[in-house]
RNA sequence: GGGUCGCUAGCUCAGCGGUAGAGCAGUCGGCUCUUAACCGAUCGGUCCUCGGUUCGAAUCCGAGGCGGCCCA
Numbered sequence: 001g002g003g004u005c006g007c008u009a010g011c012u013c014a015g016c017g018g019u020a021g022a023g024c025a026g027u028c029g030g031c032u033c034u035u036a037a038c039c040g041a042u043c044g045g046u047c048c049u050c051g052g053u054u055c056g057a058a059u060c061c062g063a064g065g066c067g068g069c070c071c072a
Stems, first nucleotide, its partner, number of pairs: 001071007010024004018055001026042005048064005
């Protein structure tokens, strides 16, 4: 330098055109002599950035950024 894949909650990931979910973690409560476990509730995200397409974009297109892998 070229190719390719990825970027969504604190973490691991889902979602693949109709204004975003799960598990774990956090907080509060229940249970327990207490802790853990378990149960209930709650808290959570300008979807990496900037443009474009569209009535509508996390999702499609372009450029850029960061990271992984391959080639040179």